[in-house]
């Protein structure tokens, strides 16, 4: 310096452009236990910034920013 990839919740993963962004694990609540745990029920949180198409963007287009990888 060029080209690919990837960025969603504390973590680790899911969403043909279309019903309120879905799990699991953790975090807190509850039941149950002599306490704790295990198990169960239930709650909380998330689209890396900025722009553009679109009736409608987690998707699809440019941009930056961080992350990996490949050529030189």
């Nucleotide at each position: 310096g060029c080209c690919c990839u990837u960025a969603u919740a504390g973590c680790u993963u899911a969403a043909c452009g279309g019903a309120u962004a879905a799990a699991g694990c953790a975090a807190c609540g509850g039941u149950c236990u002599u306490c704790g745990g295990a198990a169960c029920c239930g709650u909380u949180g998330a689209u890396g910034g900025g722009g553009g198409u679109u009736c409608g963007a987690u998707u699809c287009c440019c941009u930056c920013u961080a992350a990996g990888g490949g050529c030189a």
About this RNA
A computed fold for a 72-nucleotide RNA from a Patescibacteria group bacterium, annotated as transfer RNA. The sequence was found in a public genome assembly. Model confidence (mean pLDDT): 80 of 100. It matches the Rfam family "tRNA". Rfam classes the family as a transfer RNA. The organism belongs to Bacteria candidate phyla, within Bacteria.